[in-house]
RNA sequence: GCCGGGAUGGCGGAAUUGGCAGACGCGCCAGACUUAGGAUCUGGUACCGCAAGGUGUAGGAGUUCGAGUCUCCUUCCCGGCACCA
Numbered sequence: 001g002c003c004g005g006g007a008u009g010g011c012g013g014a015a016u017u018g019g020c021a022g023a024c025g026c027g028c029c030a031g032a033c034u035u036a037g038g039a040u041c042u043g044g045u046a047c048c049g050c051a052a053g054g055u056g057u058a059g060g061a062g063u064u065c066g067a068g069u070c071u072c073c074u075u076c077c078c079g080g081c082a083c084c085a
Stems, first nucleotide, its partner, number of pairs: 001081007010026003019065001027045006046055003058074005
């Protein structure tokens, strides 16, 4: 350099293949229970905001009524090939 695969909360990992992003699990927070801890149970847990609401799928642009999903460019990671006396 060429080809292919990938990047989603703190972590793992979904999303009917274009139609409510983060289901579910772990972790964490609060509460119940307990002398205490563990286990168990209940609720909460992306970001900003008191709230209403807004934003968010590596970054940017495009197509579309609508994009994590399709197209283009860029960055990074993994694999293969080529080059490098």

This is a predicted structure of an 85-nucleotide RNA (transfer RNA) from a Pseudomonadota bacterium. Rfam family: tRNA. Rfam classes the family as a transfer RNA. About the family: Transfer RNA (tRNA) molecules are approximately 80 nucleotides in length.